[in-house]
Molecule: SAM riboswitch aptamer (S box leader)
Organism: Halolactibacillus miurensis
């Protein structure tokens, strides 16, 4: 890095450093941010997958991962409600992230 597959509305904080944007972006919104966001480090925590134990549906935290806002919301399609337009709900797809297997 490609493919396959599972999950993604639950859960989880302090301190320090840095110094301007950040939330995947193509778009529209919205939110966070010099009262320091984002990122990094230390300690701490959570428990999605693997792993170990157990055999009932749990425990552990060894390997990854994660610890503001639903993957922040929506954009594509179908169904339903309403209807002038807009909108709302459900389902699915696409895209993205993470784990595992494999090339």
């Nucleotide at each position: 890095u490609g493919u396959u597959u599972a999950u993604c509305a639950c859960g989880a904080g302090u301190g320090a450093a840095c110094g301007a944007g950040a939330g995947a972006u193509c778009u529209g919104g919205c939110u966070c941010u010099a009262a320091g966001a984002c990122u990094u480090c230390a300690c701490g925590g959570c428990a999605a997958c693997c792993u170990a134990c157990a055999u009932g549906a749990g425990u552990a935290a060894g390997g990854u991962g994660c610890c503001c806002c639903a993957a922040c919301c929506a954009g594509c399609a179908a169904a339903g409600c309403a209807g002038a337009a807009g909108g709302c709900u459900u389902u699915g797809a696409a895209u993205g992230a993470u784990g595992a297997a494999u090339g």